[in-house]
Molecule: transfer RNA
Organism: Phycisphaera sp.
RNA sequence: GGCCCCUUCGUCUAGCCUGGUCCAGGACACUAGGUUUUCAUCCUAGUAACACGGGUUCAAAUCCCGUAGGGGUCACCA
Numbered sequence: 001g002g003c004c005c006c007u008u009c010g011u012c013u014a015g016c017c018u019g020g021u022c023c024a025g026g027a028c029a030c031u032a033g034g035u036u037u038u039c040a041u042c043c044u045a046g047u048a049a050c051a052c053g054g055g056u057u058c059a060a061a062u063c064c065c066g067u068a069g070g071g072g073u074c075a076c077c078a
Base pairs, nucleotide, nucleotide: 001074002073003072004071005070006069007068010028011027012026013025020058030046031045032044033043034042051067052066053065054064055063
């Protein structure tokens, strides 16, 4: 340098292929309340995320292009 893959709550992830009840679901964590003599456990509720820019479309987490970061592979490398 070429090609390919990945990036979503604090963490791990589902959804992406095949666009549409998704202003995005789950687990753990966190916060509040309840239960309990206390703690733990358990129950209820809540906060919180689509890497960035552009394009296509009635509609984009999803499709396309570019950028950034990370990874893989090939080539180059006396």